Source information:
The prediction has a mean pLDDT of 85. The RNA shown here (FMN riboswitch aptamer (RFN element)) has 113 nucleotides and comes from a bovine gut metagenome.
RNA sequence: AUCUUCGGGGCAGGGCGCAAUUCCCUACCGGCGGUACAGUCCGCGACCACUUUUAAAGUGAAUGAACCGGUGCAAUUCCGGUACCGACAGUGACAGUCUGGAUGAGAGAAGAU
Numbered sequence: 001a002u003c004u005u006c007g008g009g010g011c012a013g014g015g016c017g018c019a020a021u022u023c024c025c026u027a028c029c030g031g032c033g034g035u036a037c038a039g040u041c042c043g044c045g046a047c048c049a050c051u052u053u054u055a056a057a058g059u060g061a062a063u064g065a066a067c068c069g070g071u072g073c074a075a076u077u078c079c080g081g082u083a084c085c086g087a088c089a090g091u092g093a094c095a096g097u098c099u100g101g102a103u104g105a106g107a108g109a110a111g112a113u
Base pairs, nucleotide, nucleotide: 001113002112003111004110005109006108013025014024015023027097028096029086030085031044032043033042034041039084040083048060049059050058051057066082067081068080069079070078088100089099090098
């Protein structure tokens, strides 16, 4: 450098109601790289807008949330405790968990030549 493969998880139980996996109680989940092992640190991706377009590609905007104690040379990462966060569109009722764009895209990981 070219190619191949891989590359996101989660409402069980109950309440109100004609109707909610959307509200309430409770439950459950955590992409990629860095760093003492990270959803909450630093950075990236997805989502959104625009340009152009057959497709591809490019540019831009925006970008959530954590503290205390302990161990240690070192941890906002481990252990203990208590918190918090979660795109867009759809819906008979408001969605991190349902359905859809998406058999997509992708940070990247592994392998072959």